[in-house]
RNA sequence: GAUCGUGCUCCGGGGUCGGUGCAAUUCCGAGCCGGCGGUGACAGUCCGCGACCCGCUCGCAGCCAGCGAGCGGUUGACGAGGUGGAACUCCUCGACCGACGGUGAGAGUCCGGAUGGGAGGCAGCACGAGC
Numbered sequence: 001g002a003u004c005g006u007g008c009u010c011c012g013g014g015g016u017c018g019g020u021g022c023a024a025u026u027c028c029g030a031g032c033c034g035g036c037g038g039u040g041a042c043a044g045u046c047c048g049c050g051a052c053c054c055g056c057u058c059g060c061a062g063c064c065a066g067c068g069a070g071c072g073g074u075u076g077a078c079g080a081g082g083u084g085g086a087a088c089u090c091c092u093c094g095a096c097c098g099a100c101g102g103u104g105a106g107a108g109u110c111c112g113g114a115u116g117g118g119a120g121g122c123a124g125c126a127c128g129a130g131c
Base pairs, nucleotide, nucleotide: 001131003129004128005127006126007125008124009123010121011120016030017029018028019027032108033098034097035049036048037047038046044096045095053073054072055071056070057069058068059067060066078094079093080092081091082090100112101111102110
């Protein structure tokens, strides 16, 4: 130095202007945002994963509640034209989607569970293996 393994750490964006109203960052008009892996070529809409939610089993507990682990279920939305060897990923145009609980009034964007969880990472550090 490259490779592999283990542990720890890190890693999500967006409510701006105007209108209505007693009251809305929740409604209306315009604008704003887009986790991770894959892919003949760059993806919110393709194929998957994660998060939210639901269930089952096991563990802690005398029971319940609760917490943790594993497994399973559920889980939104795109078309046209163009370029090209190749694009549902690029360019042009026009669309669409976004958990649960809360709220003086309905939330992708505010508040909360969450100082949480978590996919994945040629992101960092440490230790080890072996070349």
A computed fold for a 131-nucleotide RNA from Marihabitans asiaticum, annotated as FMN riboswitch aptamer (RFN element). Its mean pLDDT, the model's own confidence on a scale to 100, is 80. Of the family's consensus pairs, 94% are formed in the model. The organism belongs to Marihabitans, within Bacteria.